[in-house]
Description
Glycine riboswitch aptamer from Phenylobacterium sp., 104 nucleotides, folded computationally.
RNA sequence: CGGACUCUCGCGGGAGAGGCCCUGCUUCGCUGUUCGCAGCAUCGCAGGGCGCCGAAGGCGCAACCGCCCCGGAAACGCUCAGGCAAAAGGACCGCGACGGGCUG
Numbered sequence: 001c002g003g004a005c006u007c008u009c010g011c012g013g014g015a016g017a018g019g020c021c022c023u024g025c026u027u028c029g030c031u032g033u034u035c036g037c038a039g040c041a042u043c044g045c046a047g048g049g050c051g052c053c054g055a056a057g058g059c060g061c062a063a064c065c066g067c068c069c070c071g072g073a074a075a076c077g078c079u080c081a082g083g084c085a086a087a088a089g090g091a092c093c094g095c096g097a098c099g100g101g102c103u104g
Base pairs, nucleotide, nucleotide: 001104002103003102005100006099008097009096010095011094012093013092018050020049021048022047023046024045025044029040030039031038032037051084052083053082057080058078059077060076064072065071066070
C1' cells in the first nucleotide's frame, strides 16, 4: 500500500397484514330545545374486542459447523414483544467514511 471480513456511522433500496368494531372522555361545528340537555358529524386521547402479518428484538427445532462434555447456528417455525393508510420502524442488499483484527 492492497484484499476480503467486521463494529459504528452516513446515503439509497426494502415486504407483509383491518385506514376494523365497541365504549368512554374531549375539541370544533350543525340541528332541535321545555335552555336542563339531546341527536348527528369531525379531530385527538384512553380502555376493551375479534381478525391478521412477520423482515426490529425474543424464543424453539434443525441441515450444518466446532474446541464435540457441550456449544454455535436460518429468510424454517412460534407469535411474547412489535406491526396491519401515510409517517416512523424494518431482516437483508448496494455504495461510502473512520477504526479493528486477519492476510498478501
The coordinates come from a structure-prediction model, not an experiment, and the mean pLDDT is 82. Rfam family: Glycine riboswitch aptamer. Its family is annotated with glycine biosynthetic process in the Gene Ontology.